[in-house]
């Protein structure tokens, strides 16, 4: 200098669902009650994929049944969140960046 998966910075855009009652004292904050939401995080799991042995088959394919791994924008609602603010998964633009090569 190039590339560049994970990661990390910064900008923009970003849904959902009560400005619930009540207690201290008006908001927020704490406590207690009641409805709700899924996109911080976080728990859970398999039709299917892959592995291992077994049985069928002369053997390979293959195909039964058994066990182990595997994920989400699914799903639970621990957390968090239900008016503006903050946050925010994910998406775009910029930039750092392991490695590679010369």
């Nucleotide at each position: 200098a190039u590339u560049u998966u994970a990661u990390c910075c910064u900008c923009u855009g970003g849904a959902g669902a009560g400005a619930g009652c009540u207690u201290u004292a008006u908001a927020a904050a704490a406590g207690g009650c009641c409805a709700c939401c899924g996109a911080a995080g976080g728990g859970g799991a398999a039709a299917g994929c892959c592995c291992a042995a077994g049985g069928c088959c002369g053997u390979c394919c293959g195909u039964c049944a058994u066990g182990g791994g595997u994920a989400a924008u699914c799903u639970c609602u621990c957390a968090g969140g239900u008016a503006a603010a903050a946050g925010g998964a994910c998406a775009g633009g910029g930039g750092a960046g392991c490695u590679u090569u010369c």
Molecule: Glycine riboswitch aptamer
Organism: Deltaproteobacteria bacterium